Model confidence (mean pLDDT): 81 of 100. The RNA shown here (c-di-GMP-I riboswitch aptamer) has 92 nucleotides and comes from a Nitrospirota bacterium. Lineage of the source: Bacteria > Pseudomonadati > Nitrospirota. The model forms 100% of the base pairs in the Rfam consensus. RNAcentral holds the sequence, with entries from Ribocentre.

[in-house]
RNA sequence: CGCUGCUCAGAGCAAAGCCGCCGAAAGGCGGUGACGCAGAGCUUUAGGGGACUACCGCGACCCAAGGUCGCCACGUCAGCCCGGCCGCCAGC
Numbered sequence: 001c002g003c004u005g006c007u008c009a010g011a012g013c014a015a016a017g018c019c020g021c022c023g024a025a026a027g028g029c030g031g032u033g034a035c036g037c038a039g040a041g042c043u044u045u046a047g048g049g050g051a052c053u054a055c056c057g058c059g060a061c062c063c064a065a066g067g068u069c070g071c072c073a074c075g076u077c078a079g080c081c082c083g084g085c086c087g088c089c090a091g092c
Stems, first nucleotide, its partner, number of pairs: 002092004012037002017032006035079001041085003047082003050077003057071006
């Protein structure tokens, strides 16, 4: 340096649920809590796919107010997959 994650060490992260805050929602942040994770570290304006949500907007319907339904990312998800960057230990 490359490949691999059967074994070892020291660390690290923290799903669901619950509480508080932000948000229209998806979701996020903090606390608690551990389902799991060898990259569950990062990816800044999410690179290639995929998924979630629909305030606004557009369309349809209902006389109106307003409501219902459908479409839509400019909002999200890196703990969905691939790619990129950096990286611990062990084995070969």